Description
The RNA shown here (SAM riboswitch aptamer (S box leader)) has 110 nucleotides and comes from a Bacteroidota bacterium. Model confidence (mean pLDDT): 80 of 100.

RNA sequence: UGCUUAUGGAGAAAGACGGAGGGAUUAGACCCUGCGAUGUCUUAGCAACCUGUACUUACAAGGUGCUACAUUCUACUUGAAACGGUUAAAACCUUCAGGAAAGAUAAGCG
Numbered sequence: 001u002g003c004u005u006a007u008g009g010a011g012a013a014a015g016a017c018g019g020a021g022g023g024a025u026u027a028g029a030c031c032c033u034g035c036g037a038u039g040u041c042u043u044a045g046c047a048a049c050c051u052g053u054a055c056u057u058a059c060a061a062g063g064u065g066c067u068a069c070a071u072u073c074u075a076c077u078u079g080a081a082a083c084g085g086u087u088a089a090a091a092c093c094u095u096c097a098g099g100a101a102a103g104a105u106a107a108g109c110g
Stems, first nucleotide, its partner, number of pairs: 002109006013043005021032003026075004044067003048064003051060003071102001076099006084093002
């Protein structure tokens, strides 16, 4: 770096460095941020996956990981719903429920 499988509305803080944007990309929104963000390090915490104990329910915290906002929300597609707008009709605007794509994490493989 690639492939496969699984998961994702829960959970969880401080200090130091540093000094400007950041929340994956694109677009739109919304939010965080000189009362110091993003990021790096240290300590602490959480418990998603592996692991260990246990044996159906939990415990532990060894390996990764994580500790603002649902993967922050929307976009692609399917279906449903009441009113209203528009239309010859379909379609569109709103809401809800699914399925994808993309990204993230874990495990395995090459």